The prediction has a mean pLDDT of 81. A computed fold for a 75-nucleotide RNA from Candidatus Amesbacteria bacterium RIFCSPHIGHO2_01_FULL_48_32, annotated as transfer RNA. It matches the Rfam family "tRNA". NCBI's taxonomy places the organism under Bacteria, Bacteria candidate phyla, Candidatus Amesiibacteriota. RNAcentral records the identical sequence in 2 taxa.
RNA sequence: GCGGGAGUAGUUCAGCGGUAGAAUGUCUGCUUCCCAAGCAGAAGGUCGCGGGUUCAAGUCCCGUCUCCCGCUCCG
Numbered sequence: 001g002c003g004g005g006a007g008u009a010g011u012u013c014a015g016c017g018g019u020a021g022a023a024u025g026u027c028u029g030c031u032u033c034c035c036a037a038g039c040a041g042a043a044g045g046u047c048g049c050g051g052g053u054u055c056a057a058g059u060c061c062c063g064u065c066u067c068c069c070g071c072u073c074c075g
Stems, first nucleotide, its partner, number of pairs: 001071007010024004018055001026042005048064005
């Protein structure tokens, strides 16, 4: 340099162009003598960044950044 994959909640990950979700963690309550477990509820997101297309973009297109894998060239 070229190709491919990944980037979404604190963490691990889903998400046919049409309200951003699950699990886990955190917080509150219930239960218990207490803890754990269990049950109920709540909070938590500029969807890596910048543009474009569209009535509408996490999703499609372009550029760019970081990480992982492979290939190639030079010395």